Predicted 3D model of an 83-nucleotide RNA (SAM riboswitch aptamer (S box leader)) from an Alphaproteobacteria bacterium. The sequence was found by an Rfam model in a public genome assembly. The model forms 96% of the base pairs in the Rfam consensus.

RNA sequence: CGCUCAUCCAGAGCGGUGGAGGGACAGGCCCUUCGAAGCCGCGGCAACCGCCUUGAGCGGUGCCAAUGCCUGAUCGAUGAGUC
Numbered sequence: 001c002g003c004u005c006a007u008c009c010a011g012a013g014c015g016g017u018g019g020a021g022g023g024a025c026a027g028g029c030c031c032u033u034c035g036a037a038g039c040c041g042c043g044g045c046a047a048c049c050g051c052c053u054u055g056a057g058c059g060g061u062g063c064c065a066a067u068g069c070c071u072g073a074u075c076g077a078u079g080a081g082u083c
Base pairs, nucleotide, nucleotide: 002082003081004080005079006078007077008076013042014041015040016039017038021031022030023029025072026071027070028069043064044063045062047061048060049059050058051057068075
């Protein structure tokens, strides 16, 4: 990378740095110099897995504008498993 399964209307942001983009894609519609992406620090959420003293306790992954922002598609993301 491919394949299988599950989930995607709940939940959770501040500071530093940076300096114009971002929300996967197309079309919309939004966010953003009252500071985007990225990076760093700290904090938070609790979906999957592991451990366990069975407490949403610890750890791994993930996530923290808007229903996966909306619609569309042979779409995407995350987790677990498998080759």